[in-house]
RNA sequence: UGCCGGGUAGCUCAGUAGGGAGAGCGCGGCUUUUUAAUCCGAAGUCGCGGGUUCGAAUCCCGCUCCGGCAA
Numbered sequence: 001u002g003c004c005g006g007g008u009a010g011c012u013c014a015g016u017a018g019g020g021a022g023a024g025c026g027c028g029g030c031u032u033u034u035u036a037a038u039c040c041g042a043a044g045u046c047g048c049g050g051g052u053u054c055g056a057a058u059c060c061c062g063c064u065c066c067g068g069c070a071a
Stems, first nucleotide, its partner, number of pairs: 001070007010025004019054001027041003047063005
């Protein structure tokens, strides 16, 4: 320098013909003598900036960070 994959909740990740932002774990609460289970809840500018669109996590462009490959 080029190519490929990835960046979504505190962590691990899911999310396709563009329209509901989610799961598990963790955290707080309820319950219980205690723990567990059940139940309830909080937590996200979907890496950043633009574009397309009535509408973008999703499509397009640029940039950035992580991993890998090639030189």